The RNA shown here (transfer RNA) has 77 nucleotides and comes from a Selenomonadales bacterium. It was read from a public genome assembly. Its Rfam family is "tRNA". It is annotated as a transfer RNA. Gene Ontology term of the family: triplet codon-amino acid adaptor activity. About the family: Transfer RNA (tRNA) molecules are approximately 80 nucleotides in length.

[in-house]
Formats: sequence, C1' cells, structure tokens
RNA sequence: GGCCCCGUGGUGUAGUGGUCUAACAUGCCGCCCUGUCACGGCGGAGAUCGUCGGUUCAAAUCCGAUCGGGGUCGCCA
Repeated sequence: GGCCCCGUGGUGUAGUGGUCUAACAUGCCGCCCUGUCACGGCGGAGAUCGUCGGUUCAAAUCCGAUCGGGGUCGCCA
C1' cells in the first nucleotide's frame, strides 16, 4: 500500500431503509421489600449510532471520503 471485518448509553451486545422519540443484559440513582447485607419488585437517568459529506419523501441501516482497531496479502529494509 491492496482487500476484508469491526466502531451503537459506563461495559457487553441487538437492530441491515419507514412502527428507532433506538432494544436487551449488566452497571449507576431513587423507592419498596429485609432485623442487616445480599437476592427480589417498581421507577428513573444515560447513546442524535466514530467523523464529514452524499443518495432518498425518509438513513444506525445504502454510497463516498476520512479517523481508530483487528485480520490477510504484498512491497522496502
């Protein structure tokens, strides 16, 4: 350098054009429960989906560029 994969709440993931005002688990906060802690129950905060641009009536989703990480092949030494 070529090609391929990944990037979404604090963490791990789902969602592959419209019901996304983005879901689940865990973590965090409050209340309840309990003699206490844990467990359990209820509620809440938290991501404009790596960044920029494009296509579309509509983009987390499609296209281009770019950044970061990983894999593979090649080049120089």